[in-house]
RNA sequence: AGUCCUGUAGCUCAGUGGUUGGAGCACUCGCUUCACAAGCGAAAGACCUGGGUUCGAUUCCUGGCAGAGCGA
Numbered sequence: 001a002g003u004c005c006u007g008u009a010g011c012u013c014a015g016u017g018g019u020u021g022g023a024g025c026a027c028u029c030g031c032u033u034c035a036c037a038a039g040c041g042a043a044a045g046a047c048c049u050g051g052g053u054u055c056g057a058u059u060c061c062u063g064g065c066a067g068a069g070c071g072a
Stems, first nucleotide, its partner, number of pairs: 002070002005067003010025004018055001028042004048064005
């Protein structure tokens, strides 16, 4: 070169052609405590990128980019 898989929140992962895109941990704020931890509540935070299909794409197709595996 080739083949195959993956890319969603700060991290680890769910998820789906339409509705509000979720969970755990982390961060912030509040309650509680003399204080810290634990616990409870709240808030913020994301669909790798270009194009196509479609009434509608994070989801389907495809070019690219990045990463992992196989192979040489």

A computed fold for a 72-nucleotide RNA from Callorhinchus milii, annotated as transfer RNA.
It matches the Rfam family "tRNA". It is annotated as a transfer RNA.
The prediction has a mean pLDDT of 81.
Taxonomically the source falls in Callorhinchus (Eukaryota, Opisthokonta, Bilateria, Vertebrata).
The RNAcentral record of the sequence draws on Rfam.